[in-house]
RNA sequence: GGAGUCGGACGGACCGCCGCCGCGGACCUUCGGUCCGGGGAGGAAAGUCCGGGCUCCACAGGGCAGGACGCUGGAUAACGUCCAGGAGGGGCGACCCUCGGACAGCGCCACAGAAAGCAGACCGCCGCGAACGCGGCAAGGGUGAAACGGUGGGGUAAGAGCCCACCAGAGGCUGCGGUGACGCAGCCUGCUCGGCAUACCCCGUCCGGAGCAAGACCAAGUAGGGAAGGUGGCCGGCCCGGCCAUCGCCUUCCGGGUAGGUCGCUUGAGGGUGCGGGCAACCGCGCCCCUAGAGGAAUGGUGGUCACGUGCACGACACGACAGAACCCGGCUUACAGUCCGACUCCCGCG
Numbered sequence: 001g002g003a004g005u006c007g008g009a010c011g012g013a014c015c016g017c018c019g020c021c022g023c024g025g026a027c028c029u030u031c032g033g034u035c036c037g038g039g040g041a042g043g044a045a046a047g048u049c050c051g052g053g054c055u056c057c058a059c060a061g062g063g064c065a066g067g068a069c070g071c072u073g074g075a076u077a078a079c080g081u082c083c084a085g086g087a088g089g090g091g092c093g094a095c096c097c098u099c100g101g102a103c104a105g106c107g108c109c110a111c112a113g114a115a116a117g118c119a120g121a122c123c124g125c126c127g128c129g130a131a132c133g134c135g136g137c138a139a140g141g142g143u144g145a146a147a148c149g150g151u152g153g154g155g156u157a158a159g160a161g162c163c164c165a166c167c168a169g170a171g172g173c174u175g176c177g178g179u180g181a182c183g184c185a186g187c188c189u190g191c192u193c194g195g196c197a198u199a200c201c202c203c204g205u206c207c208g209g210a211g212c213a214a215g216a217c218c219a220a221g222u223a224g225g226g227a228a229g230g231u232g233g234c235c236g237g238c239c240c241g242g243c244c245a246u247c248g249c250c251u252u253c254c255g256g257g258u259a260g261g262u263c264g265c266u267u268g269a270g271g272g273u274g275c276g277g278g279c280a281a282c283c284g285c286g287c288c289c290c291u292a293g294a295g296g297a298a299u300g301g302u303g304g305u306c307a308c309g310u311g312c313a314c315g316a317c318a319c320g321a322c323a324g325a326a327c328c329c330g331g332c333u334u335a336c337a338g339u340c341c342g343a344c345u346c347c348c349g350c351g
Stems, first nucleotide, its partner, number of pairs: 001347010012306007020040002023037006042322001046333002049331005054211004066207005071085005086099005100202002105200001107196003122141002124137006149167006168192002170189008215263004225254007232244004270289008308320004312315001
């Protein structure tokens, strides 16, 4: 100097003018208005894909069904997330990707090919006999994503783990290391016996449902319900009293609840910083900070100066990414102009 890998931070700044939505205060006579002060989108607010808090409903216990997840250990409120490790694969490397079980059962493996799972033989090789047939073989050729170990030797009619040596793998036993996944070493068995579980399935773990339009409180009506009394009818000549009717009307009381209003609502598994524990994820303690809560609707426009990037017709130029909260939080995924920082790898050159 070039090419890369991983991680982190940021996502224009300042000033003026005109507006928008909440909050607090003061004043004005109510509805309401005026003035002052202060606050007002993101790293993903997004997709709504996981997990939790919160709320209401349901619920003795166990099982079946169903769904999600799946190496090991840890972190956490929890997770399909994160950290550390293990194994396999890719890359020269920094680094990245993947993850239960295929001797429990049941299936599938397109095309090609003789044959795709347990055996089998198209060309071929060998023996016998005249063509052709019968028998033996699987070394060589050919097909395929995948063809039943590899190299060499012995052996044979030709061959073949048929036998032997070495190599690779599988299984078993033992010892050692590790919490564990697993690793290392030694011995034995010629055992060489594919792949797919994102096909059903098996094993293990977890899972009740709905969601802030959850839910709670207050509560209008020339809406409606209930109770009591009066009014009405009967017993009476009248009063008291009793009985009946509860339809209408009047009075009083009661609860439910629509419109509407209030709460839920933002201080929280919160952020920053220092110290300590831990390889780390993360945890503990101290100090500091408060930062949108609406109606589904607000959070904007414009002018100037400066900065950065890109473009060209190089100027007093033009353009500037993805995208916008709605109960809250932890993740994942996806989108993104441009900028900065840290650690590391490879190549080239020079000293």
Source information: A computed fold for a 351-nucleotide RNA from Desulfovibrio sp., annotated as Bacterial RNase P class A. It is recorded under the gene name rnpB. It matches the Rfam family "Bacterial RNase P class A". By type it is a ribozyme. Taxonomically the source falls in Desulfovibrio (Bacteria, Pseudomonadati, Desulfovibrionia, Desulfovibrionaceae).